[in-house]
RNA sequence: UGUUCAGGGCGAGGUGCAAGUCCUCACUGGCGGUGACGGCAAAAGCCGAAGUCCGCGAGCCUCCUUGGAGGUCGACCCGGUGCGAUUCCGGGACCAACGGUCAUAGUCCGGAUGGAAGAACG
Repeated sequence: UGUUCAGGGCGAGGUGCAAGUCCUCACUGGCGGUGACGGCAAAAGCCGAAGUCCGCGAGCCUCCUUGGAGGUCGACCCGGUGCGAUUCCGGGACCAACGGUCAUAGUCCGGAUGGAAGAACG
């Protein structure tokens, strides 16, 4: 510097004129780091592994010169092992932008055939 890639999830029941939006159960977890766990290897080493830790992206708000700048930006405890764990093991919790909708949305529709942390290859 170029190319490609880069988000998952409502199944069942209840109420109701009406709900994938409420109630009970269910289901999902972007990217990098760390990681005592697991796998592979003769070894060196390699690979996977955190939604709640550290950082980032997206989203949202404001400003202006439309490309940027500033701001904002969710949620974890208890027990066990151990030199060492908010990462392992066991248990129980909690969180999830904006706009839309006969009725309140992490899971439906929309901005979005968008943008991007970053990854791979040349």